RNA sequence: AUGCACAUACCGCUUAGUUCCCAGUCGUCCUGAUGGCGCUGGGGAGCGGGGGACCCAACAGUCGGGGCGAAUCGCCGGAUCUUCCGGUGUAGCGCAGCUCUUUCAGCGCGAGCCCGUCAGCUAACCCCGUAAGCACAAGAGAGAGGCUCG
Numbered sequence: 001a002u003g004c005a006c007a008u009a010c011c012g013c014u015u016a017g018u019u020c021c022c023a024g025u026c027g028u029c030c031u032g033a034u035g036g037c038g039c040u041g042g043g044g045a046g047c048g049g050g051g052g053a054c055c056c057a058a059c060a061g062u063c064g065g066g067g068c069g070a071a072u073c074g075c076c077g078g079a080u081c082u083u084c085c086g087g088u089g090u091a092g093c094g095c096a097g098c099u100c101u102u103u104c105a106g107c108g109c110g111a112g113c114c115c116g117u118c119a120g121c122u123a124a125c126c127c128c129g130u131a132a133g134c135a136c137a138a139g140a141g142a143g144a145g146g147c148u149c150g
Stems, first nucleotide, its partner, number of pairs: 012134003018045007026038004046130006056120001064118001065115004073089007092109004098145007
């Protein structure tokens, strides 16, 4: 000087999207050696979602119907007028530094995607997902709890 291990302190957001183990003839960093990080595959835990009985609900025709998500529903204007674009509201949702609830004021979002003629609820049971994207942002109170220091 570098790597590894341990301890302490510090340590943002949306979202279910976190964590552990094993393996890899993958990538990368490093060591005398053991290794670290990322990625890929497999298996657990945690979290999230869907399908699926009795009972209950529903029960005609037409426009098919349905799922994830806060992301629905109006009005106005334009266009290439099944639909798309823009504006303005709105159901609903998020943020503000220990956590939860809450009040006032403030700032934002209010999208997109999927199944494929098929699905009400639903115990047992079965199946699937565990990504992606951001930010130096910090208002004032109340209640309860927690942590640290003295």
Molecule: c-di-AMP riboswitch aptamer (ydaO/yuaA leader)
Organism: uncultured Solirubrobacterales bacterium